[in-house]
């Protein structure tokens, strides 16, 4: 220098095509059980790495920055 990535506690989707942020696991409460696991029901928890721009509206588009990975010299 080039490419990819950054989204609840963990792992990921959503970005192309802007319109109320979702899935699995985990956590918490309840059911079931003699009790536990499994199973079932419900809930909490993130404004999307950061700054700026465009827009009625940005995780999503544009610019810059930071960090991580790969490639190249």
């Nucleotide at each position: 220098g080039g490419c990819g990535g950054u989204u609840g506690g963990a792992g990921c989707a959503g970005u192309c095509u802007g319109g109320u942020a979702g899935c699995u696991c985990g956590u918490c409460g309840g059911g079931c059980u003699a009790g536990g696991a499994a199973c079932c029901c419900g809930a909490a928890g993130g404004a999307c790495a950061c700054c700026g721009g465009u827009u009625c509206a940005a995780a999503u588009c544009c610019g810059g920055u930071a960090c991580c990975g790969c490639c190249u010299a």
This is a predicted structure of a 73-nucleotide RNA (transfer RNA) from a Patescibacteria group bacterium. NCBI's taxonomy places the organism under Bacteria, Bacteria candidate phyla. The sequence is in RNAcentral, with records from ENA and MGnify. Its mean pLDDT, the model's own confidence on a scale to 100, is 82.